[in-house]
RNA sequence: GUACGGGAGAGAGCCCGCACAGCCGGUGCGGGCCGCCGAAGGAGCAACUCCCUCCCCGGAACCUCUCAGGCGAACGGACCGUAC
Numbered sequence: 001g002u003a004c005g006g007g008a009g010a011g012a013g014c015c016c017g018c019a020c021a022g023c024c025g026g027u028g029c030g031g032g033c034c035g036c037c038g039a040a041g042g043a044g045c046a047a048c049u050c051c052c053u054c055c056c057c058g059g060a061a062c063c064u065c066u067c068a069g070g071c072g073a074a075c076g077g078a079c080c081g082u083a084c
Stems, first nucleotide, its partner, number of pairs: 001084006011034001013033008035071003041067001042065003048058001
């Protein structure tokens, strides 16, 4: 790296419009507005490294940020197991 399996978190929120449907209600799509999650990716840094010394370069993460992504199902998904 490939194949198979496992794999969390967070509103199927509110408002408006259209359609389906048909009198409670529900579903789908589009737009707007906040709230929230972190385990794709991205970004940041410690010890350490170099050095007479300092600065600089380098320097991990599931830690932090939340740009991206995600918050019904599906998809995705770090990571783990088995095989090659």
A computed fold for an 84-nucleotide RNA from uncultured Actinomadura sp., annotated as Glycine riboswitch aptamer. Model confidence (mean pLDDT): 80 of 100. It matches the Rfam family "Glycine riboswitch aptamer". Gene Ontology term of the family: glycine biosynthetic process. Rfam's curators write: This family represents the bacterial glycine riboswitch.